The prediction has a mean pLDDT of 81.
Predicted 3D model of an 82-nucleotide RNA (transfer RNA) from Prolixibacteraceae bacterium UBA1413.
It matches the Rfam family "tRNA". The family's RNA type in Rfam is transfer RNA.
RNA sequence: GGGGAGUUUCCAGAGUGGCCAAAUGGGGUAGACUGUAAAUCUAUUGGCGACGCCUUCGGUGGUUCGAAUCCAUCACUCCCCA
Repeated sequence: GGGGAGUUUCCAGAGUGGCCAAAUGGGGUAGACUGUAAAUCUAUUGGCGACGCCUUCGGUGGUUCGAAUCCAUCACUCCCCA
């Protein structure tokens, strides 16, 4: 330099344009159990004035009634070729 794949919540990771604060696992927090701990089980794990509201899927811009999802561009990571 050419081609391809990817970037999602603390981590890994799934995610048909509407059923998404987004499965599942790990980790964290609280509780149950236990003499203690581990293991196991339950709840919770973006924020807040909380039956709701707000913001978020690498950055920016766009399409759309509606975007993590489609398009453009930029940044970064990985693989192959030279």